Transfer RNA from a Candidatus Uhrbacteria bacterium, 72 nucleotides, folded computationally. The organism belongs to Candidatus Uhriibacteriota, within Bacteria. The sequence was found in a public genome assembly.

RNA sequence: GUCUCUGUAGCUCAACGGAUAGAGCGGUAGCGUCCUAAGCUGACGAUGGGGGUUCGAUUCCCUCCAGGGACA
Numbered sequence: 001g002u003c004u005c006u007g008u009a010g011c012u013c014a015a016c017g018g019a020u021a022g023a024g025c026g027g028u029a030g031c032g033u034c035c036u037a038a039g040c041u042g043a044c045g046a047u048g049g050g051g052g053u054u055c056g057a058u059u060c061c062c063u064c065c066a067g068g069g070a071c072a
Stems, first nucleotide, its partner, number of pairs: 001071007010025004018055001028042004048064005
């Protein structure tokens, strides 16, 4: 340089073009306990950037960025 795959919460993963984008772990607040722990409950927290198609985009298209792979 060319081709290809991936990018969603702090981490690991879901999500037929249509629900308020959901779970597990972690963190946090409360309950619990004499205190801790187990267990239970709640809230917080995310679609890599820009543009396009569409009534509607995490999903489809273009481009850029980042990472992985193959070839040179």
Source information:
It matches the Rfam family "tRNA". By type it is a transfer RNA.